[in-house]
RNA sequence: CCGCCCAUAGCUCAAUUAGUAGAGCAGGUCGCUCUUAACGACAAGGUUCUAGGUGCAAGUCCUAGUGGGCGGA
Numbered sequence: 001c002c003g004c005c006c007a008u009a010g011c012u013c014a015a016u017u018a019g020u021a022g023a024g025c026a027g028g029u030c031g032c033u034c035u036u037a038a039c040g041a042c043a044a045g046g047u048u049c050u051a052g053g054u055g056c057a058a059g060u061c062c063u064a065g066u067g068g069g070c071g072g073a
Stems, first nucleotide, its partner, number of pairs: 001072007010025004019056001028042004049065005
C1' cells in the first nucleotide's frame, strides 16, 4: 500500500426480509439462611464506534473516517 472480517449495556454475545433494542454474567434491592455461598424474586443499566446519505421508518442498506483482527505485496 491492497483485500476481507469485526465494533450493540460494565463483560460475553443475540437482534430473521429495515418495523417497540434483548439475553446471560457482573453490580443493586429484597426473600431464603445463625452467617456466607448457592438458589429465588424484583428493579436498574444503551447517543447500537464517528460523520454523512437513502428512505415513512436504519443496529440492519450506501459512502467516508476511526479502532481492532486476519491475509497478501